[in-house]
The prediction has a mean pLDDT of 88. Predicted 3D model of a 72-nucleotide RNA (c-di-GMP-I riboswitch aptamer) from a marine sediment metagenome.

RNA sequence: GACAAAGGCAAACUAUUCCAAAGAAUAGGGCGCAAAACCACAGGCCUCCUGAGAGGUAGCUGGGUUGCCGAA
Numbered sequence: 001g002a003c004a005a006a007g008g009c010a011a012a013c014u015a016u017u018c019c020a021a022a023g024a025a026u027a028g029g030g031c032g033c034a035a036a037a038c039c040a041c042a043g044g045c046c047u048c049c050u051g052a053g054a055g056g057u058a059g060c061u062g063g064g065u066u067g068c069c070g071a072a
Stems, first nucleotide, its partner, number of pairs: 001069001008033002013028006031059001037065003041062003044057005
């Protein structure tokens, strides 16, 4: 970050499973994404079976690490 090229990922929803829940995984499906790859460090948001703790969200923001192409 281009009226490029090769590709990649996969929202909602559906089915199955895990789960206390949020949510997650797999398959289908594509809303979109130039890091929508990975990390829970900071903030935000969500959950609450047991605690003042635990879990989730990276496709909420910031930050860190890595990756494809090469016009301006």

The RNAcentral record of the sequence draws on MGnify.